[in-house]
Context: one part of a larger RNA
RNA sequence: UGACGGGGGCCCGCACAAGCGGUGGAGCAUGUGGUUUAAUUCGAAGCAACGCGCAGAACCUUACCUACCCUUGACAUGGGGAGUAUGGGCUUGAGAGAUCAGGCCCUUCAGUUCGGCUGGCUCCCACACAGGUGCUGCAUGGCUGUCGUCAGCUCGUGUCGUGAGAUGUUGGGUUAAGUCCCGCAACGAGCGCAACCCUCGCCUUCAGUUGCCAUCACUUCUAGGUGGGCACUCUGAAGGAACUGCCGGUGACAAGCCGGAGGAAGGUGGGGAUGACGUCAAGUCCUCAUGGCCCUUACGGGUAGGGCUACACACGUGCUACAAUGGCGACUACAGUGGGAAGCGAAGGAGCGAUCCGGAGCCAAUCCAUAAAAGUCGUCUCAGUUCGGAUUGCAGCCUGCAACUCGGCUGCAUGAAGUCGGAAUCGCUAGUAAUCGCGGAUCAGCACGCCGCGGUGAAUACGUUCCCGGGCCUUGUACA
Numbered sequence: 001u002g003a004c005g006g007g008g009g010c011c012c013g014c015a016c017a018a019g020c021g022g023u024g025g026a027g028c029a030u031g032u033g034g035u036u037u038a039a040u041u042c043g044a045a046g047c048a049a050c051g052c053g054c055a056g057a058a059c060c061u062u063a064c065c066u067a068c069c070c071u072u073g074a075c076a077u078g079g080g081g082a083g084u085a086u087g088g089g090c091u092u093g094a095g096a097g098a099u100c101a102g103g104c105c106c107u108u109c110a111g112u113u114c115g116g117c118u119g120g121c122u123c124c125c126a127c128a129c130a131g132g133u134g135c136u137g138c139a140u141g142g143c144u145g146u147c148g149u150c151a152g153c154u155c156g157u158g159u160c161g162u163g164a165g166a167u168g169u170u171g172g173g174u175u176a177a178g179u180c181c182c183g184c185a186a187c188g189a190g191c192g193c194a195a196c197c198c199u200c201g202c203c204u205u206c207a208g209u210u211g212c213c214a215u216c217a218c219u220u221c222u223a224g225g226u227g228g229g230c231a232c233u234c235u236g237a238a239g240g241a242a243c244u245g246c247c248g249g250u251g252a253c254a255a256g257c258c259g260g261a262g263g264a265a266g267g268u269g270g271g272g273a274u275g276a277c278g279u280c281a282a283g284u285c286c287u288c289a290u291g292g293c294c295c296u297u298a299c300g301g302g303u304a305g306g307g308c309u310a311c312a313c314a315c316g317u318g319c320u321a322c323a324a325u326g327g328c329g330a331c332u333a334c335a336g337u338g339g340g341a342a343g344c345g346a347a348g349g350a351g352c353g354a355u356c357c358g359g360a361g362c363c364a365a366u367c368c369a370u371a372a373a374a375g376u377c378g379u380c381u382c383a384g385u386u387c388g389g390a391u392u393g394c395a396g397c398c399u400g401c402a403a404c405u406c407g408g409c410u411g412c413a414u415g416a417a418g419u420c421g422g423a424a425u426c427g428c429u430a431g432u433a434a435u436c437g438c439g440g441a442u443c444a445g446c447a448c449g450c451c452g453c454g455g456u457g458a459a460u461a462c463g464u465u466c467c468c469g470g471g472c473c474u475u476g477u478a479c480a
Stems, first nucleotide, its partner, number of pairs: 001480002003477003007474007015464002019428005026320008034311002042053002064306007073129001077128002079125006087106008109119003131295002134293003140289002142284003145280001147278001152191006158167003171182003197272004202240007211230002216227003243266001246260005322421001326380006339368002343362002348357003387418001392413007434456007
C1' cells in the first nucleotide's frame, strides 16, 4: 500500500422487511448428471454450466459408431505426358450406396503464326503439398460473461517522507453519481458519471392513393364503395417544449432539500443504446484467425445404415393442472409488432375435423391471416366431477426421396397422477407483477423454448435491527 475480520462509523441495491405470484409435491416438455451402449459426438460446471453453443438431430446437418470404398485426394497452387472445349439429359448391367463397366441424344468457346500451339477442361505419372470439428483457451488474436451502469481508476507539476509511498481523491454538507458547494499544500488534467444518440408522452409547421361524412354530392343505401377534400385520426420529416426557470420555506449568504403554481410532462419525465482501470491463468483452438505438437493408403475423403431421441434413477428450467373469480355451450365486441413471390393465399365448395379442391387479390399503409382474456344468456353444484388431461387402441390428414428406429396435426374411444405441494427457494416497486392472446427468426415439416407485440391490469414499501452483495472513512492483523 492492499486484502481480510463472526471490528467500528456513514450510505446504497427487490438485499431484508411489507405485499402479489410462483418453484420444491403431480403429469408432460426440455437441458444436465449418472447409468447403459458398437456409438449414445463435443464443449459449458457456484453466483456468472444445466429450454446454454442448438434461431429448430428422420436423411442432410454430424463432428460419434458399424460396414463397404478412395489415396495428389471433396478443395488450392506448381511440373511432365496423353486426349480434348465443355456442359446437360435419358438409359442398361452389378451393388446398400459410394462406385465400376457400357449405350443413346442435345450442345460443343475465344485467340490462332492453323502446330492441340495458348487459355480452359478431363485422364495418367512422380513430387512439393492439400486435408484434420486431432491436442494445448495454462502459448495467443478476436469476441463474450462477471463484479457492475457499481462510482470509481489514474496522471502531470508541486509539497511531505531516507524509502515503499502519501497528498490531490481526506474533512463539513449534498447527490443517482469522485454530482455539486465550502474548506484544505495543493493546483490542474485524463478515463469513467452526466449530457450529446434512439424511442415513448404534448404542441406546431410541411406532406397526403391510410383516415373522415367533419363539410358537399352520387350509388346496387349504410360498404369511404365512388366523386371530392386534407379539417380530424394516422403516417414521417423538421421544429418547439423542462431549465430547480418562477413563488414560499429551509440551509452556511453555498450546493442542495421540502412544498406550491403553471404545465402534456417536474426535479435524471418513462424505456433503450452506452460497461472506466481492472478481477476471475473465467469461457471459447468445435464460428473465425493463429504459434507449437501430433496424423498422412489415415486422426484425411466418400457412401449406406445406426446413434446424438437409450432409462432403475438424481437435479435445473418450463408447460398443463388440481377447478365455481371455474368448466362447457350459444351469441357477440375491441389491438399492436411484424411477415409474405419456389411466397401470403381471399370468396365459393367438400369434409365432424386436421385438411383438400379452387384460385381472386397482393412484390403489399392498397391484398392475405377469426385476436384471446373481457361481455351477455344458459347449464353444471363441490364430486376425482361436465375438473384434469397423461397413457394406450383404431381411423385419418400434412410435409418430405423417405415419418420403423425418430415428425407434427385431426377424429372416435380410453381416461392415469393430481384435491394447492416438507425442509428450502425464485421473480417483481407501475402500465410493473399477474393474466390473455398475436407476430417473427430458425424452418420442407416440427416451439410448452427464444426474440418481440399489444389487451386486461393489481397489492405493498413502517423502516434499515437482521441475511446477501456493494461504495467511502477508520481500526486490528502472525496474510501478500
The prediction has a mean pLDDT of 83. This is a predicted structure of a 480-nucleotide part of an RNA (small-subunit ribosomal RNA, 3' major domain) from Magnetospirillum fulvum. Its Rfam family is "Bacterial small subunit ribosomal RNA". Its family is annotated with ribosome and structural constituent of ribosome in the Gene Ontology. Taxonomically the source falls in Magnetospirillum (Bacteria, Alphaproteobacteria, Rhodospirillales, Rhodospirillaceae).